[in-house]
Predicted 3D model of a 463-nucleotide part of an RNA (small-subunit ribosomal RNA, 3' major domain) from a metagenome. The full RNA is in RNAcentral, with records from SILVA. The coordinates come from a structure-prediction model, not an experiment, and the mean pLDDT is 81.

Context: one part of a larger RNA
RNA sequence: UGACGGGGACCCGCACAAGCAGCGGAGCGUGUGGUUUAAUUCGAUCUACGCGAAGAACCUUACCCAGAAUUGACAUGUACGUAGUAGGGAAGCGAAAGCGGACCGACCCUUCGGGGAGCGUACACAGGUGAUGCAUGGCUGUCGUCAGCUCGUGCCGUGAGGUGUUAGGUUAAGUCCUCUAACGAGCGCAACCCUUACUGCAUGUUACAUGUGUCAUGCGGAACUGCCGGUCUCAAACCGGAGGAAGGCGAGGAUGACGUCAAGUCAGCAUGUCCUUUAUAUCUGGGGCUACACACACGCUACAAUGGCCAGUACAAUGGGAUGCUAAGCCGCGAGGCGGAGCCAAUCCACCAAAGCUGGUCUCAGUUCGGAUCGCAGGCUGCAACUCGCCUGCGUGAAGUCGGAGUUGCUAGUAACCGCAGGACAGCUAUACUGCGGUGAAUACGUUCCCGGGUCUUGUACA
Numbered sequence: 001u002g003a004c005g006g007g008g009a010c011c012c013g014c015a016c017a018a019g020c021a022g023c024g025g026a027g028c029g030u031g032u033g034g035u036u037u038a039a040u041u042c043g044a045u046c047u048a049c050g051c052g053a054a055g056a057a058c059c060u061u062a063c064c065c066a067g068a069a070u071u072g073a074c075a076u077g078u079a080c081g082u083a084g085u086a087g088g089g090a091a092g093c094g095a096a097a098g099c100g101g102a103c104c105g106a107c108c109c110u111u112c113g114g115g116g117a118g119c120g121u122a123c124a125c126a127g128g129u130g131a132u133g134c135a136u137g138g139c140u141g142u143c144g145u146c147a148g149c150u151c152g153u154g155c156c157g158u159g160a161g162g163u164g165u166u167a168g169g170u171u172a173a174g175u176c177c178u179c180u181a182a183c184g185a186g187c188g189c190a191a192c193c194c195u196u197a198c199u200g201c202a203u204g205u206u207a208c209a210u211g212u213g214u215c216a217u218g219c220g221g222a223a224c225u226g227c228c229g230g231u232c233u234c235a236a237a238c239c240g241g242a243g244g245a246a247g248g249c250g251a252g253g254a255u256g257a258c259g260u261c262a263a264g265u266c267a268g269c270a271u272g273u274c275c276u277u278u279a280u281a282u283c284u285g286g287g288g289c290u291a292c293a294c295a296c297a298c299g300c301u302a303c304a305a306u307g308g309c310c311a312g313u314a315c316a317a318u319g320g321g322a323u324g325c326u327a328a329g330c331c332g333c334g335a336g337g338c339g340g341a342g343c344c345a346a347u348c349c350a351c352c353a354a355a356g357c358u359g360g361u362c363u364c365a366g367u368u369c370g371g372a373u374c375g376c377a378g379g380c381u382g383c384a385a386c387u388c389g390c391c392u393g394c395g396u397g398a399a400g401u402c403g404g405a406g407u408u409g410c411u412a413g414u415a416a417c418c419g420c421a422g423g424a425c426a427g428c429u430a431u432a433c434u435g436c437g438g439u440g441a442a443u444a445c446g447u448u449c450c451c452g453g454g455u456c457u458u459g460u461a462c463a
Stems, first nucleotide, its partner, number of pairs: 001463002003460003007457007015447002019410005026301008034292002042052002063287006072125001076124007087104002092099002107116003127276002130274003136270002138265003141261001143259001148187006154163003167178003193253004198221007206213002224247001227241005303403001307362007324343002329338003369400001374395007416439007
């Protein structure tokens, strides 16, 4: 000087407390461990576990079994060769890749000699999701959006260092003020950026007879403790009020200091070294990544009457669409099929909610709750749904009556509940993720305690 303390003082955070909804018990979905396996590819372990993966039937795919081929699936170069050549490709063999080769059959430049391209042979080499993230770049997580981390000159100290950065107030903040052997400065904080709440003007769209309103785009205005009162060193600031669409950081996002963990990633990419080169590279068929005594993590659905079922009826916002979105009409109980109008978007077109509201029924039961599991019959995508897809109809109807110890999220248009859209995608395991709107709470006395963090101080046999 740090680090640490079941030392002290002060302060903060959904950290506790006060509340609301959960998880932990059940069934199922997904991920992980373990076990199994020919293989269950690999990585990630406070900061992994609906994570890489915005989508494993084949492909993907890296794993296993089997079959093939070796200048190679792909790149550049050199030498030689090549005219019915390159390329397409029938029969036959084969699971396919491939072997095979009937038949068809070329290109560019040219001084007409040839050259290029292609193909074949040989050689340099290609290739590697092989190893090392403890050789690395780049990117990322984490403490933590915590308020810190430093420098120049000066001063103090023999020196390591200290001071500044401490102290008194104040703040979300090393934010600002005052004091002060310090005076200044930098990276952070804040502001500048985007969205949103109010509004003026211009232009366009749409509704409308007009006025005017809605929406979109552009340029502005508006909020600054600016005004008033109080408190305080009459400083910074705090408390209350007015006006205002909005008030004290208005709300949300983006933004992550010096550094820590030899943190993560050689499988996104790049890259040193090592290893491999008839194989650890390449192609193909099939299988596996989907196994299943079990354990954990994150979710979905429930256990019902604030409900289930039936009928009627109302209101969104994102967003998406030419191998696409798909209307009317017709067929089917339905998934779906036929059909083909319309659209390429601010407006016009297509698809548009569910909770909600109204009426009826059920009457507290393992039920008209709950829907797992299983059987049969179908539909869709796709070369192909056995391993291993989704959906529909009929039947079947399991556990479950609110969950031990413990533990998670959340302070307002938030939690909770409700649906809608999108991406990747032929299809889908989505209950995931990313967004969008609808309905819309409770509680915070307070900082003793638990957890994490900041500042000062103190102790130390630690560095």